[in-house]
RNAcentral holds the full RNA, with entries from ENA. This is a predicted structure of a 720-nucleotide part of an RNA (large-subunit ribosomal RNA, domain II) from Methanosphaera sp. ISO3-F5. Rfam family: Archaeal large subunit ribosomal RNA. Rfam links the family to the GO terms structural constituent of ribosome and ribosome.

Context: one part of a larger RNA
């Protein structure tokens, strides 16, 4: 892992609610007793204690009640079948009553249905759906391990060093000093026994071993090592202190008990079908992994005519986008005024004055604002009218039982924070969550589309060269990059528009000319077209600048402008648009899904086809409602449903199966149950039949009762 068996909302009391039944202004007995029953269980007769109800209001003292009138009119009923009548419940209005309250009021609550039993759901107390801690407390047992201490014993090869002290000698007045021996000190030294355990992060790591082995290393007369016997005990010991150690257990030992500790936490929680169907939000919370209340879901009851989320109009509200500078504050340049804070310069002996920078005010001009607004949308919200949709086949609303949720997430639009983020945090909407199917290679939330069953057809998104269903379809462009992205760049290329030149010859190329006054004047060492400054004329001409660039120390030289010839048809400039191009970097080798593709890529237009659980048609089922039938629960039949059929948590309804009991009717040695294989049938849980095996019990219907359904829990036991 697999197989078999076991395995999780139970029981009692309390409280609430719903249903059914009994009795009803009353209902019920409890403990206990009697009878009956083979015996429990049960049945039955007593038992009136007690309890709930019959009156409320008020903190209390205390006080203490309407089957009132009218209207609307649901269900039902009735008939004259209608815009009808009546009318329980209900609702409203006006009175009135009880009580509270007050000076008096208002307001609030109340003014005749309960109770007992059984059953369902829920609450609460209990182990309370099941398994699961680490822990806490109490009593015991431990110092044969280990820590300290106590008692009594044992042990330490062999070397090295050479303290004090003593003696001799030398020296000294003395104290002393020197020197040679003797001596043998030391938590001294080297190193066996012994003790330890530094490194190899070696070997080992289902080991030799729940800490070993090897080499290496530390101490080895001491705070040394060690035998035996003893002491200290669990919020305690002991500790040269590491939270170490206290029997392979230690930030509080082990063991038994309290004990089924508690767990807001993890895991698991067993048959079917049908109807509806959420929330991940708000407030409070020693609260944020949980609760309580609201909100959203569901069942029942009630209610009795409107409801409304979409669209359009009207009336209000608003100050955002944008825009603007009229306010506030910021701000560019210029002008004007000013006995105008201050600085500078000039004049003057000074007062003062002139100029200038600056200040303030003002005019013009230019800019910008979340905390500016003279303006001002779209849009949003409220009310309202109309349309649409839903609703007497019963909406909205109300009452009440039961929940779950209270970790959310994504796209698009629009805000705030952040350099940014598959980022954080709002908001509107649609999705995923809880949604299958088709497309996007694969892909919760992107596109199409909301899946009852079966069959056939048609389309959507997206596609139609092959993988791969369908066009190697048609017409017309552009692209050469096998084409992704920005600022920015480029005689890439196509197109459009507007200028200018051009057979009196354009543009490009080629051949030739490109001169004279003059080396203009100045400057300069020099300055001759070409360092710089000023001027920039005249002549000859087809044309030729007092010179466009290079060059020289300065000249020279080369070149250009300009002109002629040759050639023979378009050339050139600017702007705009399309498609390409550079800019262009990521880590294993590599991806438009692949092959491949000059279209099978791209832009515009057209037709056909493929393509889903969508749509259409048919079929059957379910659900809801209506009608008919039925004594009736209910069943059956006929209709209606374009506007019913997805679904997690969850609510509700109806069923299947297992075991047992009562009752009823059956089966079975002419073969029960069980098992194996097969055929039917039901939406399904299931059920039924046949054959084989097996060899003695099984079971329908109607009721009742449950230790009642397994694939999961690192589930338990056994097998394999």
């Nucleotide at each position: 892992g697999c197989c078999a068996g076991g395995g999780a909302g139970u029981u009692u009391g309390u409280a609430g609610u719903u249903g059914u039944g009994g009795c009803g202004a009353g209902g019920c007995u409890a403990a206990g007793a009697g009878g009956u029953g083979u015996g429990u269980a049960g049945c039955u007769u007593c038992g009136u204690a007690g309890u709930c109800g019959u009156a409320g209001g008020g903190a209390a003292a205390c006080c203490g009640a309407g089957u009132a009138a009218c209207a609307c009119g649901u269900a039902g009923c009735a008939c004259u079948u209608g815009u009808u009548g009546u009318g329980u419940g209900g609702u409203g209005u006006u009175c009135u009553g009880a009580u509270u309250g007050u000076a008096a009021a208002a307001u609030g609550u109340c003014g005749u249905a309960g109770u007992c039993a059984c059953a369902g759901c829920u609450u609460u107390a209990a182990a309370a759906c099941c398994c699961g801690a680490a822990g806490c407390c109490g009593g015991u047992c431990g110092a044969u391990c280990u820590a300290u201490c106590c008692g009594u014993g044992a042990g330490c090869a062999g070397g090295a060093u050479g303290a004090a002290a003593u003696c001799g000698c030398u020296u000294u007045u003395a104290c002393g000093a020197g020197u040679g021996a003797u001596g043998g000190a030391g938590g001294u030294u080297c190193g066996a026994c012994g003790a330890g355990u530094u490194g190899u992060u070696g070997u080992u790591c289902u080991g030799c071993a729940a800490a070993a082995c090897a080499c290496u290393c530390u101490c080895u007369u001491g705070a040394c090592u060690u035998g035996c016997g003893g002491u200290u005990a669990g919020u305690g010991g002991u500790g040269a202190a590491a939270g170490g150690u206290u029997a392979a257990u230690c930030a509080a030992g082990a063991u038994c008990g309290g004990u089924g500790a508690c767990a807001g936490c993890u895991g698991g929680u067993u048959c079917c079908u049908a109807u509806c169907g959420a929330a991940a939000u708000a407030g409070c919370u020693c609260c944020a992994a949980g609760g309580c209340u609201a909100g959203a879901c569901u069942g029942a009851u009630u209610g009795g005519a409107g409801a409304u989320g979409g669209c359009u109009g009207g009336c209000a509200a608003g100050g955002u986008a944008g825009a603007g500078c009229a306010c506030u504050g910021a701000u560019u340049g210029a002008g004007u005024g000013u006995u105008u804070a201050g600085g500078g310069u000039g004049g003057g002996a000074a007062a003062c004055u002139a100029c200038u920078c600056g200040g303030c005010a003002u005019u013009c001009u230019g800019u910008a604002a979340a905390a500016c607004u003279c303006c001002a949308a779209a849009c949003u919200u409220g009310c309202u009218a109309g349309c649409g949709u839903c609703g007497u086949a019963g909406a909205a609303g109300a009452u009440u039982g039961g929940a779950u949720c209270g970790a959310g997430g994504g796209g698009c639009g629009u805000g705030g924070g952040g350099u940014a983020a598959g980022c954080c945090u709002g908001u509107g909407u649609c999705c995923c969550g809880a949604g299958a199917g088709a497309g996007a290679a694969a892909c919760a939330a992107c596109u199409c589309a909301g899946a009852c069953u079966u069959u056939g057809g048609u389309u959507a998104a997206g596609g139609u060269c092959c993988c791969u269903a369908a066009a190697u379809g048609c017409c017309g462009g552009a692209u050469u990059a096998g084409u992704u992205u920005a600022a920015g760049g480029g005689a890439g290329u196509c197109a459009a528009u507007a200028g200018c030149c051009c057979u009196a010859g354009a543009c490009a190329g080629u051949g030739g000319g490109g001169a004279g006054g003059u080396g203009g004047g100045c400057u300069u060492a020099g300055a001759a077209g070409c360092a710089g400054c000023c001027a920039u004329c005249c002549u000859u001409u087809a044309a030729c600048g007092a010179g466009u660039u290079c060059g020289u120390a300065a000249c020279a030289g080369a070149u250009c402008a300009c002109c002629c010839a040759u050639c023979g048809a378009g050339g050139u400039u600017a702007u705009u648009g399309g498609c390409a191009u550079c800019u262009a970097a990521a880590a294993u080798g590599g991806a438009a899904g692949g092959g491949g593709u000059u279209a099978a890529g791209u832009c515009g237009g057209c037709u056909a086809c493929c393509g889903a659980u969508a749509c259409c048609a048919a079929u059957g089922a379910a659900c809801a409602c209506a009608g008919a039938u039925u004594u009736g629960u209910u069943g059956u039949c006929u209709g209606u449903g374009a506007u019913u059929u997805u679904g997690u948590a969850g609510a509700u309804a109806g069923g299947c199966g297992u075991c047992c009991u009562g009752u009823u009717g059956g089966a079975u040695u002419u073969g029960a149950a069980g098992c194996u294989g097969g055929g039917g049938u039901g939406u399904g849980a299931g059920u039924u039949c046949c054959a084989g095996u097996g060899g003695a019990u099984c079971u329908u219907g109607c009721a009742g009762g449950a230790a009642u359904g397994u694939g999961g829990a690192u589930c338990c036991u056994g097998g394999u």
The organism belongs to Methanosphaera, within Archaea.